Predicted 3D model of a 159-nucleotide RNA (c-di-AMP riboswitch aptamer (ydaO/yuaA leader)) from a Thermoleophilaceae bacterium. Its mean pLDDT, the model's own confidence on a scale to 100, is 75. The model forms 96% of the base pairs in the Rfam consensus. NCBI's taxonomy places the organism under Bacteria, Bacillati, Thermoleophilia, Thermoleophilales, Thermoleophilaceae. Its Rfam family is "c-di-AMP riboswitch aptamer (ydaO/yuaA leader)". About the family: This family represents a conserved RNA structure found upstream of the ydaO and yuaA genes in Bacillus subtilis and related genes in other bacteria. The family has 106 seed sequences and 7,607 matches in Rfam 15.1.
[in-house]
C1' cells in the first nucleotide's frame, strides 16, 4: 500500500414504532447514565349506531318462506395474483420465471427519465361490511454502502 472477514460509533435507510414528564432500584467523575413501572403528547391500528350497502351453492317441503346439507369468516403488513417444473395416492411443500403493489439512489417534498432491490411473514378463532360519540390496542425488529443525469414548483438553512 491492495483484498477478505468480524466488532463498535457516526450518517442514512425500511418500519406508526418518537419525544417529554414522574416513581423506585442500581452504577458514578455529583455532572449524568441505565434497569422496571406509571402518566402525557404524538403517530399508527382495531372494534363500534341511524343512514347507506350485503344477502353463497344444492336439496326437500304445506311454496314465495321455512327447514336440511356444503363451503367459513376476518385483521396487520407493499407483499396479491398467474404459469411451468418437482414432490406426493391426494393435498401440502419446494424451486424458477412473471405480476398488482412497495422502496432505495444523501438538504425536503412531488414529476419524469435511468438504475437497483422487495414482492414475506405473523394473529383472531366461528366471530367483525361501513359507521358518528364511544371503547380498546402498539410505540417493536431489522439493516447500512452508495453519492445515476436532467427539469420544474416550492420549503428550509446560509449569505
Nucleotide at each position: 500500500g491492495c483484498c477478505c472477514g468480524u466488532c463498535c460509533a457516526a450518517c442514512g435507510c425500511c418500519g406508526a414504532a418518537u419525544u417529554c414528564g414522574u416513581g423506585c432500584c442500581c452504577u458514578c467523575c455529583c455532572g449524568a447514565g441505565g434497569g422496571c413501572g406509571c402518566g402525557a403528547a404524538a403517530c399508527g391500528g382495531g372494534g363500534a349506531a341511524c343512514c347507506c350497502g350485503u344477502g353463497g351453492c344444492g336439496g326437500c317441503u304445506u311454496c314465495c318462506a321455512g327447514c336440511c346439507g356444503c363451503a367459513g369468516g376476518g385483521g396487520c403488513g407493499a407483499a396479491u395474483c398467474g404459469u411451468c417444473g418437482c414432490c406426493u395416492a391426494a393435498g401440502c411443500g419446494c424451486g424458477a420465471c412473471g405480476u398488482a403493489g412497495c422502496g432505495u439512489g444523501a438538504u425536503c417534498u412531488u414529476u419524469c427519465c435511468c438504475a437497483c432491490g422487495c414482492g414475506a411473514g405473523c394473529c383472531c378463532g366461528u366471530c367483525a361490511g361501513c359507521u358518528a360519540a364511544c371503547c380498546c390496542c402498539g410505540u417493536a425488529g431489522g439493516c447500512c454502502u452508495g453519492a445515476g443525469a436532467g427539469g420544474a414548483a416550492g420549503a428550509a438553512a446560509g449569505g